Transfer RNA from Hydrogenobacter hydrogenophilus, 73 nucleotides, folded computationally. The prediction has a mean pLDDT of 81. Rfam family: tRNA. The family's RNA type in Rfam is transfer RNA. The RNAcentral record of the sequence draws on ENA.

RNA sequence: GAGGGUGUAGCUCAGUUGGUAGAGCAGUGGACUGUGGAUCCACGGGUCGCGGGUUCGAGUCCCGUCACCCUCC
Numbered sequence: 001g002a003g004g005g006u007g008u009a010g011c012u013c014a015g016u017u018g019g020u021a022g023a024g025c026a027g028u029g030g031a032c033u034g035u036g037g038a039u040c041c042a043c044g045g046g047u048c049g050c051g052g053g054u055u056c057g058a059g060u061c062c063c064g065u066c067a068c069c070c071u072c073c
Base pairs, nucleotide, nucleotide: 001072002071003070004069005068006067007066010025011024012023013022019056027043028042029041030040031039049065050064051063052062053061
């Protein structure tokens, strides 16, 4: 230099044909318990890497760009 993949909550990851973004773990509060753990209930937490475009509407489609990984040169 060329091609491809990944990027979504603190972590690991889903997200279908474009239609108000979710799970598990973790965190906070409560119930239970002599205390803790386990269990149960509830709650908080997101510019969907970044910047544009298309669209009534984008995590999803298009362009650019950044980081990491793989292959080739």